[in-house]
RNA sequence: AGGGAUAUAACUGAGAGGUAAAGUGUCACCUUGUCGUGGUGGAAGUCAUCAGUUUGAGCCUGAUUAUCCCUA
Repeated sequence: AGGGAUAUAACUGAGAGGUAAAGUGUCACCUUGUCGUGGUGGAAGUCAUCAGUUUGAGCCUGAUUAUCCCUA
């Protein structure tokens, strides 16, 4: 320099153009003499950024940024 992949909750990680889901963790309560285990419920997301297409975008298109891989 050229090409490709990935970016979603603190971590892992699904998601079909039509309300963003789950596990771990965290908080509260129940259970226990205490811790742990177990149970119930809650909080936590400008879906990397900026534009475009669309009635409607996490999803489609372009650019940018970051990380990783390949070629030279």
The RNA shown here (transfer RNA) has 72 nucleotides and comes from Vitis vinifera. Taxonomically the source falls in Vitis (Eukaryota, Streptophytina, Embryophyta, Vitaceae). Rfam family: tRNA. Rfam's curators write: Transfer RNA (tRNA) molecules are approximately 80 nucleotides in length. The sequence is in RNAcentral, with records from Rfam.